Notes: FMN riboswitch aptamer (RFN element) from Maritalea mediterranea, 152 nucleotides, folded computationally.

[in-house]
RNA sequence: GGCCGUUCUCGGGGCGGGGUGAAAUUCCCCACCGGCGGUAUUUGGAGAAUUCCAUGAGCCCGCGAGCGCCUUUUGGCUCCUGCCAGAAGGGUCAAGCAGAUCCGGUGUAAUUCCGGAGCCGACGGUUAAAGUCCGGAUGUGAGAGAACAAAG
Numbered sequence: 001g002g003c004c005g006u007u008c009u010c011g012g013g014g015c016g017g018g019g020u021g022a023a024a025u026u027c028c029c030c031a032c033c034g035g036c037g038g039u040a041u042u043u044g045g046a047g048a049a050u051u052c053c054a055u056g057a058g059c060c061c062g063c064g065a066g067c068g069c070c071u072u073u074u075g076g077c078u079c080c081u082g083c084c085a086g087a088a089g090g091g092u093c094a095a096g097c098a099g100a101u102c103c104g105g106u107g108u109a110a111u112u113c114c115g116g117a118g119c120c121g122a123c124g125g126u127u128a129a130a131g132u133c134c135g136g137a138u139g140u141g142a143g144a145g146a147a148c149a150a151a152g
Stems, first nucleotide, its partner, number of pairs: 005148006016030004031132002033121002035063004043054004058119002066097002068093001069091006075084003101117005123135003
């Protein structure tokens, strides 16, 4: 200076009421929901104490899933240029689709607390346009925890 593992478990919520209509959990009015890590003036607990443990943001910083794009391998078709609404993997695609917050209060400090008012939400399907229904999905996954190994 470099390297640092194995296994297992867990890992996303929500349309209730009314209206229109031939038809809508898709439109309109009211309602309902909020993955993971970080940040921290919240809350709870421990300690004599510096502090420690747990908890705390959908819209602050990042990540993941979906679709697309690029790419590798491979399959099918072919008039050998290509085509596939084929399959399996990979991607730091810095900024693809593609996301959304302000005001007041307290305070040294808050887009996180308190109060108020707003806003956002993949793809395919559907007698009618979907964050909430059905489907890919008994999938994937950010990560969380436990056990083992090692402590060189």
The organism belongs to Maritalea, within Bacteria. It matches the Rfam family "FMN riboswitch aptamer (RFN element)". Rfam describes the family as follows. The RFN element is a highly conserved domain that is found frequently in the 5'-untranslated regions of prokaryotic mRNAs that encode for flavin mononucleotide (FMN) biosynthesis and transport proteins. It was read from a public genome assembly, where an Rfam model found it.